RNAcentral holds the full RNA, with entries from ENA. This is a predicted structure of a 486-nucleotide part of an RNA (large-subunit ribosomal RNA, domain I) from Nonlabens sp. It matches the Rfam family "Bacterial large subunit ribosomal RNA".
Context: one part of a larger RNA
RNA sequence: GGCGCAUGGUGGAUGCCUAGGCUCUCAGAGACUACGAAGGACGUGAUAAGCUGCGAAAAGCUACGGGGAGGUGCAAAUAACCGUUAAUCCGUAGAUGUCCGAAUGGGGCAACCCAUCUGGUUGAAGACCAGUUAUUGUAGUAAUACAAAGGAAACCCAGGGAACUGAAACAUCUAAUUACCUGGAGGAAAAGAUAACAAUAGUUAUUCCGUUAGUAGUGGCGAGCGAAAACGGAUCAGCCCUAAAGUGUUUAUAAUUGUAGUGGAAUAUUUUGGAAAAUGUGACCAUAGAAGGUGAAAGUCCUGUACACGAAAUGAUUAUAGAUAUUAAACGAGUAUGGCGGGGCCGGAGAAACCCUGUCUGAAGUUGCCAGCACCAUCUGGUAAGGCUAAAUACUCCUGAGAGACCGAUAGUGAACCAGUACCGUGAGGGAAAGGUGAAAAGAACCCUAAGUAAGGGAGUGAAAAGACCCUGAAACCAUGCGCUU
Repeated sequence: GGCGCAUGGUGGAUGCCUAGGCUCUCAGAGACUACGAAGGACGUGAUAAGCUGCGAAAAGCUACGGGGAGGUGCAAAUAACCGUUAAUCCGUAGAUGUCCGAAUGGGGCAACCCAUCUGGUUGAAGACCAGUUAUUGUAGUAAUACAAAGGAAACCCAGGGAACUGAAACAUCUAAUUACCUGGAGGAAAAGAUAACAAUAGUUAUUCCGUUAGUAGUGGCGAGCGAAAACGGAUCAGCCCUAAAGUGUUUAUAAUUGUAGUGGAAUAUUUUGGAAAAUGUGACCAUAGAAGGUGAAAGUCCUGUACACGAAAUGAUUAUAGAUAUUAAACGAGUAUGGCGGGGCCGGAGAAACCCUGUCUGAAGUUGCCAGCACCAUCUGGUAAGGCUAAAUACUCCUGAGAGACCGAUAGUGAACCAGUACCGUGAGGGAAAGGUGAAAAGAACCCUAAGUAAGGGAGUGAAAAGACCCUGAAACCAUGCGCUU
């Protein structure tokens, strides 16, 4: 030096666990905002750095209701206090609510600076305190009144609108009427009561699902794209323009329901053990044997569960009745149709109907007009150029209840932990790591070695040191001892 064995160190795999996630279901809600939001800055505690709460009335104030013995958040400790004259806590309503932010008196490098007018404090100047003053729109002669603005995860409507890509290249085409941008609205939105389909028989608003069907078609007939009628379902609702119907707001009454809560059955003992819920032997309840907790595995110990009940205050929904506001305006002309240029439909200009319209034209008037895929005739269907309309449908930032042949700390959200943090970047932006003592801190008094508040040895706690670098504690790697060997 090598190999092997043993004992340790290091390290943090594995096992077990879950405080957090993921995907859904049912119900609710889809709020908020000039009465100043969302989001922040700065403050605020006896001691107070952070988080949480709150706002100079500052971990809080008031009233009402619930509840009933402890309480002063996370979060220990000490101090000082509060509480059966009902605290803390929970719910409802209210008060206060600095500064920035649509930010709105003017300005500004957000959380700052400087004003106007009115009133007040002061003997006065000054200073301070309370209020006031933006813009736009509508109405009004005006004073003034009312409204808007901002925010919001997705869903919806409208206006703009790509490219990568595919076509094995690429230009029509595709990707795609997508991504993305802008505007607008609602809890849904949009659409909607036939100038519709159909075919000699009939149907009857719209929307959504299944089928029709990858069919008919379309297509450098390439890649691809791709219907409809009809049938079966979900849901059904019709109306208005001289008159209403509907909708919003509000009041009253009634019903249901929400925002705190209340009651709620039934077990003894033996053995093992640190501990009984385990084991053995008996008992009981069950409209309750869902679940969680308790020193191991509990129907009968605790919280609960089935079931039954409950509101001073304040909301929601529905129905009826009343009040009020609003939409709309007399049946549709610069319209239908046609030409040119585009776009939408399954349809790429094609034989190309139908729908929309930038431009140029331009009717009829019920003996009318439009449609039925060029066009014409017959026949059939309908009545454009005004308007409203619930439900079936879409989505989930959020609230409650629940589920999972979903994850279990390199997984599951980026984030189980003070995470969109630390850190990186001029910036847009990028973006981590990090869980586990024990049933209970009982978290190791005291002694010794030592320079020591380090470390160790005793002692003690505990079922066990599990000893805070704390459950288990693999491998790599390191050390020591022993054996064999060169």